[in-house]
RNA sequence: GCCCCUGUAGCUCAAUGGAUAGAGCAACUGCCUUCUAAGCAGUAGGUCACGGGUUCGAGUCCUGUCGGGGGCG
Numbered sequence: 001g002c003c004c005c006u007g008u009a010g011c012u013c014a015a016u017g018g019a020u021a022g023a024g025c026a027a028c029u030g031c032c033u034u035c036u037a038a039g040c041a042g043u044a045g046g047u048c049a050c051g052g053g054u055u056c057g058a059g060u061c062c063u064g065u066c067g068g069g070g071g072c073g
Base pairs, nucleotide, nucleotide: 001072002071003070004069005068006067007066010025011024012023013022018056027043028042029041030040031039049065050064051063052062053061
């Protein structure tokens, strides 16, 4: 330099172009317990990496930039 994959909650990951983007773990609150852990119930947490485009509608499709991983030279 070229090619491929990838970027969504604190972490690991879902979401066929269509309702208000969800789950597990973690965090917090309550119940339980002598206390802690475990268990049970609940709560909060998102600029979907950053721009532009297509579309009635974009996390999803196209494109540029940036970050991460891999391959070729």